[in-house]
RNA sequence: GGGCCCAUAGCUCAGUUGGCUAGAGCGCAUGCAUGGCAUGCAUGAGGUCGCGGGUUCGAAUCCCGCUGGGUCCA
Numbered sequence: 001g002g003g004c005c006c007a008u009a010g011c012u013c014a015g016u017u018g019g020c021u022a023g024a025g026c027g028c029a030u031g032c033a034u035g036g037c038a039u040g041c042a043u044g045a046g047g048u049c050g051c052g053g054g055u056u057c058g059a060a061u062c063c064c065g066c067u068g069g070g071u072c073c074a
Stems, first nucleotide, its partner, number of pairs: 001073007010026004019057001028044006050066005
């Protein structure tokens, strides 16, 4: 220098033939049960879907560029 893959909640990830309101588990907060812890149940908070543009009535999803990470070739 070139090819390919990845980037979504604090963590691990799902969701990508464009369209409900963006979700799960763990974690966190509150409440209930217990004398307390563990644990169980219920409720809740938490996201500009890496960044910037483009296409479209509509983009996490398609296209272009950039950044970071991984891998292969030279």

Predicted 3D model of a 74-nucleotide RNA (transfer RNA) from Candidatus Jorgensenbacteria bacterium GWA1_54_12.
The prediction has a mean pLDDT of 81.
It matches the Rfam family "tRNA".